[in-house]
Context: one part of a larger RNA
RNA sequence: GGCAUCUGGUGAAUGCCUUGGCGUAUAGAGGCGAUGAAAGACGUGACACCCUGCGAUAAGCAUCGGGGAGCCGGGAGUAGGCUUUGAUCCGAUGAUUUCUGAAUGGGGCAACCCAAUCCUUUAGGAUUAUCUGUAACUGAAUACAUAGGUUACAGAGGCAAACCGGGGGAACUGAAACAUCUAAGUACCCCGAGGAAAAGAAAUCAACCGAGAUUCCCAAAGUAGCGGCGAGCGAACGGGGACCAGCCCUUAAGUGAUAUAUUGGUAAGAAGACGAAUGCUCUGGAAAGUUGCAGCCAUAGUAGGUGAUAGCCCUGUAGUCGUAGAUAAUCCUUUAUAUCCUUGAGUAAGGCGGAACACGUGAAAUUCUGUCUGAACAUGGGGGGACCACCCUCCAAGGCUAAAUACUCCUAUACGACCGAUAGUGUACCAGUACCGUGAGGGAAAGGUGAAAAGAACCCCGGUGAGGGGAGUGAAAUAGAACCUGAAACCGGAUGCGU
Numbered sequence: 001g002g003c004a005u006c007u008g009g010u011g012a013a014u015g016c017c018u019u020g021g022c023g024u025a026u027a028g029a030g031g032c033g034a035u036g037a038a039a040g041a042c043g044u045g046a047c048a049c050c051c052u053g054c055g056a057u058a059a060g061c062a063u064c065g066g067g068g069a070g071c072c073g074g075g076a077g078u079a080g081g082c083u084u085u086g087a088u089c090c091g092a093u094g095a096u097u098u099c100u101g102a103a104u105g106g107g108g109c110a111a112c113c114c115a116a117u118c119c120u121u122u123a124g125g126a127u128u129a130u131c132u133g134u135a136a137c138u139g140a141a142u143a144c145a146u147a148g149g150u151u152a153c154a155g156a157g158g159c160a161a162a163c164c165g166g167g168g169g170a171a172c173u174g175a176a177a178c179a180u181c182u183a184a185g186u187a188c189c190c191c192g193a194g195g196a197a198a199a200g201a202a203a204u205c206a207a208c209c210g211a212g213a214u215u216c217c218c219a220a221a222g223u224a225g226c227g228g229c230g231a232g233c234g235a236a237c238g239g240g241g242a243c244c245a246g247c248c249c250u251u252a253a254g255u256g257a258u259a260u261a262u263u264g265g266u267a268a269g270a271a272g273a274c275g276a277a278u279g280c281u282c283u284g285g286a287a288a289g290u291u292g293c294a295g296c297c298a299u300a301g302u303a304g305g306u307g308a309u310a311g312c313c314c315u316g317u318a319g320u321c322g323u324a325g326a327u328a329a330u331c332c333u334u335u336a337u338a339u340c341c342u343u344g345a346g347u348a349a350g351g352c353g354g355a356a357c358a359c360g361u362g363a364a365a366u367u368c369u370g371u372c373u374g375a376a377c378a379u380g381g382g383g384g385g386a387c388c389a390c391c392c393u394c395c396a397a398g399g400c401u402a403a404a405u406a407c408u409c410c411u412a413u414a415c416g417a418c419c420g421a422u423a424g425u426g427u428a429c430c431a432g433u434a435c436c437g438u439g440a441g442g443g444a445a446a447g448g449u450g451a452a453a454a455g456a457a458c459c460c461c462g463g464u465g466a467g468g469g470g471a472g473u474g475a476a477a478u479a480g481a482a483c484c485u486g487a488a489a490c491c492g493g494a495u496g497c498g499u
Base pairs, nucleotide, nucleotide: 002497003496004495005494006493007492008491009490015484016448017447020419021418022416023415024414025413026412027411028410029408030407031159032158039100040099041098042055043054044053046078047077049075050074051073061094062093063092064091065090066089070082071081072080105114106113107112115128116127117126118125119124130156131155132154133153134152135151136150137149138148163194164192165191166190167189168188174181178228204211205210215242216241217240218239225233226232246400247399248398249344256340257339258338259337260336261335264332265331272321273320274319278294279293280292282289295312296311297301303315304314305313349373350372351371352370353369354368355367356366359385380395381394382393383392384391435442436441455483458470459469460468461467
C1' cells in the first nucleotide's frame, strides 16, 4: 500500500410529515380618497430589540350585544397587576387618530423648515393651495362695456389586480432574401368610466317569401371572397340556443329615465347558542390497537385533535335557534318636486387625400373625415355591392335603456387521480428580506428534539473555555438542542487474508 468484513466520522440524499402554496366551484364584494386615501416615517409597554396592534386618550378609550373563567399579543421571561360588581376575548357603532404622502398656508433634499389672519390667552384652536362651475361685489387701456381682480358656495385632484371604451402606435418575426403584405391595430404610452363597460330599438336585413333593437355562444366555414392571387387574411345571409324591453324630445294627456325627499311592507344580515351515544381486560412509555369481551347513538360514520388507527374523549358534524343597537344595499309600494335639446343643413351627397369595413383602389358599393364644393324637405329622401330603370324596404344628420357577456386586488365556504421543502408562489422560516446595482432594477438561501422540556441538578478533565466523561430525565439521548430518518461520494479505526 491492496482486498474483504465489522465499526465510526463527514455529508446530506431518501422515507414520512405540513404551518405554505396551486387550481376549481358557489355566493358575496366590485372600490378607497380633501370627513385627508393607498403607502409610509416616528412614536407607543414596568423592563422593550424585532414582529403584531395602536396613535400624545398611543398592545389602547366609550356604548350596546355575545360569552362565562381565566387574563395582561408573539419570539420569551421576571416583577407587578386585572377578573363572577363578569375581566381577557368576539361582534356592532362611536371617540381619539403625531408627521409625511393628492398633501392643499409658503418652502423643501418626503416624514423637515418658516409664516399670515381670526378666536382664546400658562398654553392652544380654526382658517389660508390650484382648477372648474355658479353667484355677488368691484373694475383698466376706453365713454358704455369688456379683460382683469376679490369674496362666498359647490365640485374635482390621488390610489387601486384584471376586465371596458376612446386617442396614439412599433419592431423582432413570417414571406425560407425583401419593399406591398404579415406580425397587429398586438406590445407599449395617454385619456376616461363602471360593477360591468360598450352596443342598442332599423334611413337594418331579405328577396317578391319574409324577418323585426343590441350583446354572447354553437354552427354556417376555413365556405364566399381578399391576397407581390405569395406568405397569409377571412366574412355575411339563412339556422340553433342564452337573454329578452322598450322609450323620449312645441302644447295637453300619458309613459319613461335620472336626482332628491317621503309612506308602508317583505326578506336578508354579526359575534353566537343547544346539540345523541362506551366501558372492562391484554400488549405497550402511552390505546384510539387488539386476542378476549359486553354495549350504545345515528336527520350526527364530513373533518381535525387527543402519548399508535376514536361514530359514542375533546372541538365539531346533522338538525334547531339567534335579541338589542346599528346598517339599510335588493325587492314591492305611496306621494311630491326638479330636469329632459322644438324631428335634426354647412347636413346628405360629390371632387381630391386618407382610414375602417374579411375586401391591399380594385368594376368597389357601405361607413368615418382633413380639404374644396354643396341638395331635397314626405308631392321628399336613403338602401338593396359600380351605374340606370322597375320593384321591395326603411326614414339619417337629437337622446335614454335592464338581462344574457368580460374580469378578480379582495371576502366566505367547500372541493381536488394538484405540490409536498431543488416541489408548490420569488417568499411554509420576521421575504420582496439579506445581498447586488449610481439608478431603473435584479434578488436568494433557510422547515422537522420529544407525547410532554421532563432542555441534562450534581461531580470530573479543561483556559471560571470549546469540547468531552459520569450522574440524572426519557420508551429511546447513535432523540442533546450542529437535535426524526440518516443513502453515496470522501476520511478513519479494528480484525482477517495475501503482497
Molecule: large-subunit ribosomal RNA, domain I
Organism: Terasakiella sp.